[in-house]
Source information: The prediction has a mean pLDDT of 78. The RNA shown here (c-di-GMP-I riboswitch aptamer) has 84 nucleotides and comes from a Pseudomonadota bacterium. Of the family's consensus pairs, 95% are formed in the model. The organism belongs to Pseudomonadota, within Bacteria.
RNA sequence: CUCGUUCAAGGGCAAACCCGUCGCAAGGCGGGGACGCAAAGCCUCCGGUCCACGGCCAGUGCCUGGGACAGCGGGGUUGCCGGA
Numbered sequence: 001c002u003c004g005u006u007c008a009a010g011g012g013c014a015a016a017c018c019c020g021u022c023g024c025a026a027g028g029c030g031g032g033g034a035c036g037c038a039a040a041g042c043c044u045c046c047g048g049u050c051c052a053c054g055g056c057c058a059g060u061g062c063c064u065g066g067g068a069c070a071g072c073g074g075g076g077u078u079g080c081c082g083g084a
Base pairs, nucleotide, nucleotide: 012037013036017032018031019030020029021028022027035071041077042076043075045074046073047072048069049068050067051066054064055063057061
């Protein structure tokens, strides 16, 4: 200077990507960063997806012990504000 008196208020978390770190890997953690999220707070009970160093059969494959994803869905549980 312009717009507005509100398409609540106070806020929260944090994708991809980058750096560091752990892990065979999926992926996790910390920092930066925001795609989004009214539970994108927490919990693997169910389904799903992903990995599979090791083991079995087999020679680049299958299966499996095990692991990961709560921001894949269901379920459980806790929480903020407003209205009724």